[in-house]
Annotation:
A computed fold for a 106-nucleotide RNA from an uncultured Hyphomicrobiales bacterium, annotated as Guanidine-I riboswitch aptamer. Its mean pLDDT, the model's own confidence on a scale to 100, is 82. The sequence was found by an Rfam model in a public genome assembly.
RNA sequence: UGAGUUGGCCGCUAGGGUUCCGGUUUCGUGAGAAACGCUGGUCCGAGAGCAGCCCCCCAGAGAGAGACAUCCUCUGGGUACACGGCGGGACAAAAGCCCGGGAGAC
Numbered sequence: 001u002g003a004g005u006u007g008g009c010c011g012c013u014a015g016g017g018u019u020c021c022g023g024u025u026u027c028g029u030g031a032g033a034a035a036c037g038c039u040g041g042u043c044c045g046a047g048a049g050c051a052g053c054c055c056c057c058c059a060g061a062g063a064g065a066g067a068c069a070u071c072c073u074c075u076g077g078g079u080a081c082a083c084g085g086c087g088g089g090a091c092a093a094a095a096g097c098c099c100g101g102g103a104g105a106c
């Protein structure tokens, strides 16, 4: 100086609103209706949060096949860093979801 990789999935949480449940208020003889995100349940949910599994990389060990390379299993280790709008999008709606490790800043 150049090239490549730095990944995937599941669960939980921060957070989020209001489709359903519940709650409060009002109306109604009643069945119910309307309004209100309202401690909550269902629901959505993190690149820069947590945890786990897998992929990948390094070292070691093991059995079989193989001339070797290599394939398989197990054990241990590694998997870095990360400030971030406005605006738009989906679902019922909103959001740390998606656009987005974006624009931008350093």
Stems, first nucleotide, its partner, number of pairs: 007054003011050002015044002020041002022038001023036005056078007064071002081101001083104001087099003